[in-house]
A computed fold for a 348-nucleotide part of an RNA from a metagenome, annotated as small-subunit ribosomal RNA, central domain. The prediction has a mean pLDDT of 85. RNAcentral holds the full RNA, with entries from SILVA.
Context: one part of a larger RNA
RNA sequence: CUGGGUGUAAAGGGAGCGUAGGCGGGGGGACAAGUUGAAUGUUUAAACUAUCGGCUUAACCGGUAGUCGCGUUCAAAACUGUUUUUCUUGAGUGAAGUAGAGGCAGGCGGAAUUCCUAGUGUAGCGGUGAAAUGCGUAGAUAUUAGGAGGAACACCAGUGGCGAAGGCGGCCUGCUGGGCUUUAACUGACGCUGAGGCUCGAAAGCGUGGGUAGCAAACAGGAUUAGAUACCCUGGUAGUCCACGCUGUAAACGAUGAUUACUAGGUGUGGGGGGACUGACCCCUUCCGUGCCGCAGUUAACACAAUAAGUAAUCCACCUGGGGAGUACGGCCGCAAGGUUGAAACUC
Numbered sequence: 001c002u003g004g005g006u007g008u009a010a011a012g013g014g015a016g017c018g019u020a021g022g023c024g025g026g027g028g029g030a031c032a033a034g035u036u037g038a039a040u041g042u043u044u045a046a047a048c049u050a051u052c053g054g055c056u057u058a059a060c061c062g063g064u065a066g067u068c069g070c071g072u073u074c075a076a077a078a079c080u081g082u083u084u085u086u087c088u089u090g091a092g093u094g095a096a097g098u099a100g101a102g103g104c105a106g107g108c109g110g111a112a113u114u115c116c117u118a119g120u121g122u123a124g125c126g127g128u129g130a131a132a133u134g135c136g137u138a139g140a141u142a143u144u145a146g147g148a149g150g151a152a153c154a155c156c157a158g159u160g161g162c163g164a165a166g167g168c169g170g171c172c173u174g175c176u177g178g179g180c181u182u183u184a185a186c187u188g189a190c191g192c193u194g195a196g197g198c199u200c201g202a203a204a205g206c207g208u209g210g211g212u213a214g215c216a217a218a219c220a221g222g223a224u225u226a227g228a229u230a231c232c233c234u235g236g237u238a239g240u241c242c243a244c245g246c247u248g249u250a251a252a253c254g255a256u257g258a259u260u261a262c263u264a265g266g267u268g269u270g271g272g273g274g275g276a277c278u279g280a281c282c283c284c285u286u287c288c289g290u291g292c293c294g295c296a297g298u299u300a301a302c303a304c305a306a307u308a309a310g311u312a313a314u315c316c317a318c319c320u321g322g323g324g325a326g327u328a329c330g331g332c333c334g335c336a337a338g339g340u341u342g343a344a345a346c347u348c
Base pairs, nucleotide, nucleotide: 004319005318006317007302008301012316014200015199016198017197021193022192023191025087026086027085028084029083030082031081033080034079035076036075037074038073039072040071041070042069048066049065050064051063052062053061054060090190091187092186093185094183095182096181097180098179102176103175104174105173106172107171108170109153114148115147116146117145118144119143120142124135125134161168162167205246206245207244208243209242210241214240215239219235220234221233222232257315258314259313260312261311262310265293266292267291268290269289270288271287272286273285274284275283297304298303321348322347323346330341331340332339333338
C1' cells in the first nucleotide's frame, strides 16, 4: 500500500465559517488529456505463464512464444476530463405568512435573604443524632413600620421552544441573526466536504478597575473519632456579579463527524400549509422539528431501527495490546496556571 474499524471493546476533531485539494444534477455539440483497440519501434537479464527439449525422473538447466514498461503512428468516443450551448428538479434570490428563554443594549418590577433606623416586647435565640463554639439584659430571637444594597427571577414550565456548539428563562422598548411554511416571479449547478487558516467556545483560573446581599474553596473555632488535616455545626477570605483583556479546556456526551438518496407500521407532542365540515373542535392529508414503541436489516451482546448503529455515495478527522504516558525532550501558544503537538528505554 492493500485490508479492517471508530454508541459502550483502541478510535468522531468542542462547534462553526471557509482556502487549497477531493468529489459533484439532466440534454446537445466539439476536442481527444485520461481510457480502449490496432500497427510498429525499443528493451542485459532473471522471474512468471504456455509449450518443446536435456540430465534414468523430479528439483535443476536450455530453446521458442507470451505477459509486464516506454516511445511513435492510426483509429474509437461509452465513461472521466476540457470547452461551448441549453434545462430546472440540487443550491440561492424574491414575494406572502409564521413560532421562538437566538444575540446585544437600555429601562422597569415584585417576592425573599442580609444590614441599618425607629416602635412593641423580655430572656433567651440559634444549631444538632446529641451538643458545643456563636449571638443576646450595652435588650437579641420574635413582631410592626421605614430605609439601603446586591444577586437571582417562584408559579407559568412541558423527554416544550430557540441556537452551530458552548448555551439561552421576570416584564417592556430599541437594534439584530437564523429557521419553518406557502408561492413559483428570478438566477441557472452558482453544489457537498474541507488539510492548513480564521472565528466562537461552560466552569474554574489570571490581569486592571469597580461591586459584594446571599453562598462559599482557603482559613479559624466547636463537635465526632483511636486519630479526623473530613463528613456535621458556628464563623469566614478569594471567588461567585459588572466592564475590558487573557486563558481555550470539560463525562465540551447522543460517549454516535458533515452532506445526499433510499428502506413496514403505530402512537404522543411543538410550529406551519391544504382539504372536508355549520364550526375555532374532531377528522383526512402534507412539510419541518422533538419523544416513545416496533418489522426488515444491522449488532459480540446491550441495543439501533426514516432523528439508523439499516442500504449506498462523497469528503474530513481518528484507531492499531496493557503499563511507562497524554509523561520526557524539542517546537508553537500563554502574564502565569498551563495548553497544543507528542516519543523512547524498560516492563507484562